[in-house]
RNA sequence: CCCUUAGAGUUUGAUCCUGGCUCAGGAUGAACGCUAGCGGCAGGCCUAACACAUGCAAGUCGAGGGGUAGAGGCAGCUUGCUGCUUUGAGACCGGCGCACGGGUGCGUAACGCGUAUGCAAUCUACCUUAUACUAAGGGAUAGCCCAGAGAAAUUUGGAUUAAUACCUUAUGGUUAAUAGAAUUGGCAUCGAUUUUAUUAUAAAGAUUUAUUGGUAUAAGAUGAGCAUGCGUCCCAUUAGUUAGUUGGUAAGGUAACGGCUUACCAAGACGAUGAUGGGUAGGGGUCCUGAGAGGGAGAUCCCCCACACUGGUACUGAGACACGGACCAGACUCCUACGGGAGGCAGCAGUGAGGAAUAUUGGUCAAUGGAGGCAACUCUGAACCAGCCAUGCCGCGUGCAGGAUGACGGUCCUAUGGAUUGUAAACUGCUUUUGUACAGGAAGAAAAAGAGUUACGUGUAGCUUAUUGACGGUACUGUAAGAAUAAGGAUCGGCUAACUCCGUGCCAGCAGCCGCGGUAAUACGGAGGAUCCAAGCGUUAUCCGGAAUCAUUGGGUUUAAAGGGUCCGUAGGCGGGGUAUUAAGUCAGCGGUGAAAGUUUUCAGCUUAACUGAAAAAUUGCCGUUGAUACUGGUAUUCUUGAAUGAUUGUGAAGUAACUAGAAUAUGUAGUGUAGCGGUGAAAUGCUUAGAUAUUACAUGGAAUACCAAUUGCGAAGGCAGGUUACUAACAAUUUAUUGACGCUGAUGGACGAAAGCGUGGGUAGCGAACAGGAUUAGAUACCCUGGUAGUCCACGCCGUAAACGAUGGAUACUAGCUGUUUGGACUUCGGUUUGAGUGGCUAAGCGAAAGUGAUAAGUAUCCCACCUGGGGAGUACGGUCGCAAGACUGAAACUCAAAGGAAUUGACGGGGGCCCGCACAAGCGGUGGAGCAUGUGGUUUAAUUCGAUGAUACGCGAGGAACCUUACCAGGGCUUAAAUGUAGUUUGACAGAUUUGGAAACAGAUUUUUCUUCGGACAAAUUACAAGGUGCUGCAUGGUUGUCGUCAGCUCGUGCCGUGAGGUGUCAGGUUAAGUCCUAUAACGAGCGCAACCCCUGUUGUUAGUUGCCAGCACGUAAUGGUGGGAACUCUAGCAAGACUGCCAGUGUAAACUGUGAGGAAGGUGGGGAUGACGUCAAAUCAUCACGGCCCUUACGUCCUGGGCCACACACGUGCUACAAUGGCCGGUACAGAGAGUAGCCACUUAGCGAUAAGGAGCGAAUCUAUAAAGCCGGUCACAGUUCGGAUCGGAGUCUGCAACUCGACUCCGUGAAGCUGGAAUCGCUAGUAAUCGGAUAUCAGCCAUGAUCCGGUGAAUACGUUCCCGGGCCUUGUACACACCGCCCGUCAAGCCAUGGAAGCUGGGGGUACCUGAAGUCGGUGACCGCAAGGAGCUGCCUAGGGUAAAACUAGUAACUAGGGCUAAGUCGUAACAAGGUAGCCGUAAAGGGCGACACGCGAAGUCGAUG
Repeated sequence: CCCUUAGAGUUUGAUCCUGGCUCAGGAUGAACGCUAGCGGCAGGCCUAACACAUGCAAGUCGAGGGGUAGAGGCAGCUUGCUGCUUUGAGACCGGCGCACGGGUGCGUAACGCGUAUGCAAUCUACCUUAUACUAAGGGAUAGCCCAGAGAAAUUUGGAUUAAUACCUUAUGGUUAAUAGAAUUGGCAUCGAUUUUAUUAUAAAGAUUUAUUGGUAUAAGAUGAGCAUGCGUCCCAUUAGUUAGUUGGUAAGGUAACGGCUUACCAAGACGAUGAUGGGUAGGGGUCCUGAGAGGGAGAUCCCCCACACUGGUACUGAGACACGGACCAGACUCCUACGGGAGGCAGCAGUGAGGAAUAUUGGUCAAUGGAGGCAACUCUGAACCAGCCAUGCCGCGUGCAGGAUGACGGUCCUAUGGAUUGUAAACUGCUUUUGUACAGGAAGAAAAAGAGUUACGUGUAGCUUAUUGACGGUACUGUAAGAAUAAGGAUCGGCUAACUCCGUGCCAGCAGCCGCGGUAAUACGGAGGAUCCAAGCGUUAUCCGGAAUCAUUGGGUUUAAAGGGUCCGUAGGCGGGGUAUUAAGUCAGCGGUGAAAGUUUUCAGCUUAACUGAAAAAUUGCCGUUGAUACUGGUAUUCUUGAAUGAUUGUGAAGUAACUAGAAUAUGUAGUGUAGCGGUGAAAUGCUUAGAUAUUACAUGGAAUACCAAUUGCGAAGGCAGGUUACUAACAAUUUAUUGACGCUGAUGGACGAAAGCGUGGGUAGCGAACAGGAUUAGAUACCCUGGUAGUCCACGCCGUAAACGAUGGAUACUAGCUGUUUGGACUUCGGUUUGAGUGGCUAAGCGAAAGUGAUAAGUAUCCCACCUGGGGAGUACGGUCGCAAGACUGAAACUCAAAGGAAUUGACGGGGGCCCGCACAAGCGGUGGAGCAUGUGGUUUAAUUCGAUGAUACGCGAGGAACCUUACCAGGGCUUAAAUGUAGUUUGACAGAUUUGGAAACAGAUUUUUCUUCGGACAAAUUACAAGGUGCUGCAUGGUUGUCGUCAGCUCGUGCCGUGAGGUGUCAGGUUAAGUCCUAUAACGAGCGCAACCCCUGUUGUUAGUUGCCAGCACGUAAUGGUGGGAACUCUAGCAAGACUGCCAGUGUAAACUGUGAGGAAGGUGGGGAUGACGUCAAAUCAUCACGGCCCUUACGUCCUGGGCCACACACGUGCUACAAUGGCCGGUACAGAGAGUAGCCACUUAGCGAUAAGGAGCGAAUCUAUAAAGCCGGUCACAGUUCGGAUCGGAGUCUGCAACUCGACUCCGUGAAGCUGGAAUCGCUAGUAAUCGGAUAUCAGCCAUGAUCCGGUGAAUACGUUCCCGGGCCUUGUACACACCGCCCGUCAAGCCAUGGAAGCUGGGGGUACCUGAAGUCGGUGACCGCAAGGAGCUGCCUAGGGUAAAACUAGUAACUAGGGCUAAGUCGUAACAAGGUAGCCGUAAAGGGCGACACGCGAAGUCGAUG
């Protein structure tokens, strides 16, 4: 300088945070599902290093040797034999190769691998270079031949023979050794060179005569061996390991160093920087991912290692302890004549098995490479090709353009129509990649060999010519016809791109997470449509990412997980100022290396790309070397400020031990004294007439220390409190005297460490687990009470834990202030100021998720230690250490959930608090609950007793009127469409009506009567079809309406401000009000819906109007009456106005407002009443008022009719009426309303009837007519009784309504005359024209079960001290684990099912070690009388060892009767432990117990009130 970094869903009513889970991306040697046109390039047993049939994978050389069969030729003759000659396979001896190439990843945690060095401690066939040499002999042996053994594999004996096979000798150089001499180099051991003497040691020939081979030495190249530094997985619930072990000396051995091996000597060596042990694993280049740092992997290709059925062993060789060699042992397979033999695909194909899963028993040596050969050439499952597989990457195609009547069909809808599929199709034109047919047709080939030729020239090099292709008639090219041959998969609730219909109905199913499905599913299944990818698409598995969720980059620890209970201190880490030196860290330059391939960049080649080639960069590393010296480190020296020491002065409940004091409790003795004491919510147990309690005196004993006393003081923490003494320690200040960095922290370790508990011995007053008794309770193994043992106390010894807390590790430095207090110093004008060290409160900045913290940090920095990584399982199990025990410390996993959690917010709730209101209580009056009846409900019954309403907020409710109807229910009998309307078709001129028969009726049958017309039809009816009908379901799909909280005073918004945010503020505070009513204050200022007012009725007055109402004055008339003329005054009627507003006064108060027997006024503080009901709550009520979605029925769940039922009746409840009587009943007389209704009606009046009523009959569609108001008042009677109270029930006789009063009407009369004498627990209404009491009217209605409902007036009280309590509500505050909101949440045992785990008598395996016995092959050692000329060998023997056996332990895995706890599971049992003061505050530690409980001590800690202080 350039490039690079993405998030989302899910805890809550909502919020912020912490924190886990999940998703979107990329990748794969993949597999599975659906689908599939082509080509190029790659890749292809990840599992059983399991077992393998068959074929092939290493041979070659006749120019090393002998030479056979066979073939050709010649000759001889006995004519089918012999001899000679040429050629000559296989086999044999010999040389080279077989140690390469190819496969696999068992083992291995190692110098195995990687990287960098070293070998002065080494070897190296073939190849290259250089020098020298290649002499003379010898005896065998295979083959061939003969004869045997054996099934075979194989093998024995005899005879004969060759070599580049083997042996001896010569010559030498070199090397080695020994004994010297000289020169020289190196970091050390030591090396190099020259030289003298002695000893030991070479060779091979072949041939086409050109060459080639052999031997020795030196050097190179290549390959190999060894050593070393650094790096290289997990477990400490693996902490000690090691005897050839560590080192030395000597010897042996090796190519070579070395305990590599042996003998002797010494006792070392490794380990917390992790030895040893266990588990897992080939390593690297690289690959995937990632911004990077990292994390994960180790297929293909390349390098290294290891292995070749398992284990051991050596031989040969330059090289092996050898994949396709040998020997032995073992397991397995095969052959066998049973005697004995053979084998090793982890080479290429292929088979079986295993598995989710991985290919052809192919072609060729054309090219590249390898072995042998002079070469031709031979061999080569190396290699190059082809085949199979969408396994991956890349590329191409399945057509392109036009085409609207936006066709048909499908799907959807607001459905006469539209939307979408969709320019999509049809149709027209064009093109031909690919495929098909035909034709042409490569590159890959360079050579070697042969021939010719040129240069120099004994031979090499160049040139010319000529030969060779598995792939393959392939790639590629051309021509022809023809849209022709070619599209699927997944998804569509959010994350996440894409939506509707139908089916289903917590079923079937989906699901990565949240979650969806219980009758309107965009989430299940199907369809239509859409979206995303595309010859693929999805799913599953695994890895990285996102995850800063192990945090080096880059996290945290007051309350979310997390600071050790405290201190001392080892290792370690870190560390003050100056000077000098060094150069380890650090920085820079240069050199070497970091294989190739790969990655990146550029360029190039296949039509492009993948792929491939070339170049560059990179490879961040390691090593060497030369410099720099600020910082860190090392060394030396010095300083004083850190630290320590001293001196002086102080401080304190610091510790240990001893002594001692008074008050109180208890006990004892004695006195006084008498009946109770004690205890509680109330009681009882208990004590007491044998004298308690109370009181007085004296005595005894143990424990604890009132007041002082305090956010006081001291201590490391735990903790420490009467006083005195002794001993000990600490801290602070002052001084600047001494040392001179001596410091900080601190793993392992050590010491201390409340209470409870344990051991031994004392002690025991009070208190007091366990225990006993009494209460309480449904129970009460508790809370309360009475007792009471351990314990609490002392001494000594253990334990080692607490909510051991400031829930805050230690140290150092820095960073605004205000105000107390403890203890020192300095100054002082005695008021105070200032300076240290502690201990408190409030606050700034900052920090923090917030609460909060804030110089005593949770701020800003540095150093060290400890600890955390979702919840549960679990601080559990197993193992280990400690402990007398209790137990402590260390400390998992399986399984399970999608949360668990912190802080704060808004509500709701509390057997939390404060304030306030209400007929809420209290004070009163009257009731209900008892009786009889009425009515409604439940229950029961029934064929049916239709349905709904069910705490308040159902129950005289829907219903303001069930005999039929209503009616929805039941029984029975019918109809198939009543009624409305329309369309289309057909028929008829009638249907209807009337009469009549059957019938319970509906209905069915019979009889009778009968249109108009301009002839087009009109009208009517019938019938058919389509539309109907349903009080059937769902009020949890809905509209509308309604109840309740509640006529309670609340509920919100805009802007601003505060807070990260949910939210808050406003709306709070102080007053006041009926009121969020108003005022004051105020980061709020305003506003809206509610309150109030506006509306109606009523109370006063005025004015206007004056009929049907009124009548003062005038007149007429009557027995009497506004009856009449008149009047418009009054009452009244009903329009319009006025009036009341705390307006005035006094007091109090800032004000609002309040107070007043104030004034005025008809009315006074909302005058009284009504209508009016905020945001919302109760899935409140209603599908049966009505409307409506969806579902259901259609000769029935529709509809018509008759009868019945809704009125039943052992019972229970609600609401009422009438009573129980004298404030009364009865009889007689007499007075005064308001409101409302009336023509199918109200009915005056008359007559009849005891009466209900009936018969007549005026008036009135109504301020005109119709209705006795009653209680009251005046008299009389009844005298307390089941009555002259009360009227139920029953009998009889009637009236009225109606088609019809049996079930089932009301009323009247006569008779009958029940219960009942004021009502238990409990409970309701009412605060003034109210309660109580009295009558009247209306709606519904034929009548009425009305005692109901709704109105109207008459008469007309009592009481309220007050807010402690009950109920409901409002505001503020507080706690909360509640938010479906306390009818909440939630704990544990038991019972049931499922799952994983621990223990367990035992049982079964596995690997390793130890000890002993045995011991193959084989090397080495010894011997070797036999063989050999010799070299040497056979044989025998010793050591070691694979394997096998035996024994006792340890470790580890599986399994197990039984057993333990844990987890999970819509509606099981018992209780109610926790969350509110959760009803005994909770929790931590400990102990106890049969236990679900409980107890004790200590501590922590929240809230409220009061007081004091600041």